Predicted 3D model of a 108-nucleotide RNA (SAM riboswitch aptamer (S box leader)) from a bacterium. It matches the Rfam family "SAM riboswitch aptamer (S box leader)". Rfam links the family to the GO term regulation of gene expression. It was read from a public genome assembly, where an Rfam model found it. The coordinates come from a structure-prediction model, not an experiment, and the mean pLDDT is 84.

RNA sequence: UUCUUAUCAAGAGCGGUAGAGGGACGGGCCCUUUGAAACCGCAGCAACCGUUUAGUUUCUAAUAAAAUCGGUGCUAAUUCCCGCAGGUUCAUUCCUGGAAGAUAAGAA
Numbered sequence: 001u002u003c004u005u006a007u008c009a010a011g012a013g014c015g016g017u018a019g020a021g022g023g024a025c026g027g028g029c030c031c032u033u034u035g036a037a038a039c040c041g042c043a044g045c046a047a048c049c050g051u052u053u054a055g056u057u058u059c060u061a062a063u064a065a066a067a068u069c070g071g072u073g074c075u076a077a078u079u080c081c082c083g084c085a086g087g088u089u090c091a092u093u094c095c096u097g098g099a100a101g102a103u104a105a106g107a108a
Stems, first nucleotide, its partner, number of pairs: 001108008013042005021031003025083004043075003048071002051066004079100001084097004
């Protein structure tokens, strides 16, 4: 980097350095000098993998629960909203599916 599978309406922030941008992309809308990105420290969320427990079992797998050490991830706004298709509405309204994106695990 590519492919496969799963999830994406919940949850969780302070300080330091820094100094203008950021929210993937396009449009919208929003955040930001009452200090953006990035980096560092500490804290936290969650439970994808691992782990532990229960139950089951020849073993494995599937299932439920936990969060004590580990591997990631995350801590404005539903993945901020829409972006394609179908349906629906007085409507620029609402609904469903998809695409794209993000994260995890596995594979090449």